[in-house]
Context: one part of a larger RNA
RNA sequence: CUGGGCGUAAAGGGUACGUAGGCGGCACUAUAAGUCGGAUGUGAAAGCCCUGGGCUUAACCUGGGAAUGUCGUUCGAUACUGUGGAGCUAGAAUUUGGUAGAGGAAAGCGGAAUUCCCGGUGUAGCGGUGAAAUGCGUAGAUAUCGGGAGGAACACCAGUGGCGAAGGCGACUCUCUGGACCACAACUGACGCUGAGGCGCGAAAGCGUGGGGAGCAAACAGGAUUAGAUACCCUGGUAGUCCACGCCCUAAACGAUGAGAACUAGCCGUUGGGGGUAUUUAAACCCUUCGUGGCGCAGCUAACGCGAUAAGUUCUCCGCCUGGGGAGUACGGCCGCAAGGUUAAAACUC
Numbered sequence: 001c002u003g004g005g006c007g008u009a010a011a012g013g014g015u016a017c018g019u020a021g022g023c024g025g026c027a028c029u030a031u032a033a034g035u036c037g038g039a040u041g042u043g044a045a046a047g048c049c050c051u052g053g054g055c056u057u058a059a060c061c062u063g064g065g066a067a068u069g070u071c072g073u074u075c076g077a078u079a080c081u082g083u084g085g086a087g088c089u090a091g092a093a094u095u096u097g098g099u100a101g102a103g104g105a106a107a108g109c110g111g112a113a114u115u116c117c118c119g120g121u122g123u124a125g126c127g128g129u130g131a132a133a134u135g136c137g138u139a140g141a142u143a144u145c146g147g148g149a150g151g152a153a154c155a156c157c158a159g160u161g162g163c164g165a166a167g168g169c170g171a172c173u174c175u176c177u178g179g180a181c182c183a184c185a186a187c188u189g190a191c192g193c194u195g196a197g198g199c200g201c202g203a204a205a206g207c208g209u210g211g212g213g214a215g216c217a218a219a220c221a222g223g224a225u226u227a228g229a230u231a232c233c234c235u236g237g238u239a240g241u242c243c244a245c246g247c248c249c250u251a252a253a254c255g256a257u258g259a260g261a262a263c264u265a266g267c268c269g270u271u272g273g274g275g276g277u278a279u280u281u282a283a284a285c286c287c288u289u290c291g292u293g294g295c296g297c298a299g300c301u302a303a304c305g306c307g308a309u310a311a312g313u314u315c316u317c318c319g320c321c322u323g324g325g326g327a328g329u330a331c332g333g334c335c336g337c338a339a340g341g342u343u344a345a346a347a348c349u350c
Stems, first nucleotide, its partner, number of pairs: 003322004007304002012318001014201002017198001021194003025088002028085004033081002035077007042069001049065006091191001092188001094186002096183004103177003107173002110154001115149007125136002162169002206247006215241002220236004258317006266295005272289006299306002323350003332343004
C1' cells in the first nucleotide's frame, strides 16, 4: 500500500448526443488466449531464512536445505471470461392504430391595461409619503367621455396540473417539426449500457452591428431621512429590458441527490392511456400502465431525514473529494471583441 466517501459535513460534471475505452441477455458447438493442474528446463555464486560443523565464544568461515518468476517448453482440464460458427426472444429497435401536452421554429392575429397625441365636458388642484418636499397644473392639469398612435406582457382558465435532456415553456389561429405514453399483434435478433477526449444546447446579466422603445429601470439628477446617508422612501431618468443576426458560457444551472439495470410491505391523492363490473347515458367502483405528490414497514443515516421517483439491497460506466486560510487566486496554456471564462499551483500561515 491492498482505502473511505460525494442530499445538508470536502465532494455529482449545467445538460444531452456520441468517439476510443470499460461493461454486457438465454441456450448449443468449436477453440483453448485468459484461468486451473501435472511434468520438465531454467532462475550463477555470495547474501537473507532454516538446520549442522570449525576457530575457547561471537563477529567470521564452512556443509546441507529452503526460498526466489504475471518465466520457457510440453501434456492435460473446460466451469467462468475471451474468440469463431450457427441459433433464441425476456433487453433494445421498428411497423400498425390511438391519446395527452405552456415541447421547439416561423408567420399571422385578439382583447384588457399603462403611456403619449387630438377633440369634448370641467376647474383648482393633482401626485406622493410615516410626514413631507422635489415634480406636474390657470399656456387649463388630475378626473371623465370619444378618437388615434405605439411598444411590451398575456388577468380569469391555473392545478405539489402538463411538456421538455437541462436551461426553460403560458392569449388565439395556421404551417413546419422533435419527443413521450397506451393497446394489440407482427417483425429484426443483443443491434445494448456508460462514456475520457470531442461536439451541440445552455437563465439572467454583458458585448458587436442594425432596428425598436409603451411600461419598468442599473448609472445619473433632484427631494426627503440622518450625526452623516455616495442607501433604504419619493419625483424624474439613460443604458438595458424587446426584435434580427453574431458572440459570451456563467448561476443557490438545486432534488444542493450523475446515467442505466434488477430486486425489496402497505395506505391515500392526482395527469394521460387501456381493460372490466353493473347500468340507460353520465357519473361511480375495480384492475392495469406511464408520470406526478403525501404518509409509511423493513432497511439505511451522525442526526435531520430517505423510504419502489431510495439516501434500502446489488451490478456496470463516468465525474468528483482528501483540514482551514492563501485561492477557484498567481503563472503558463487554450478560448473570448471585451468583460472575462476554463484548466490550475506554491511560498507562507493556523
Notes
The part of an RNA shown here (small-subunit ribosomal RNA, central domain) has 350 nucleotides and comes from an uncultured prokaryote. RNAcentral holds the full RNA, with entries from ENA. Model confidence (mean pLDDT): 89 of 100.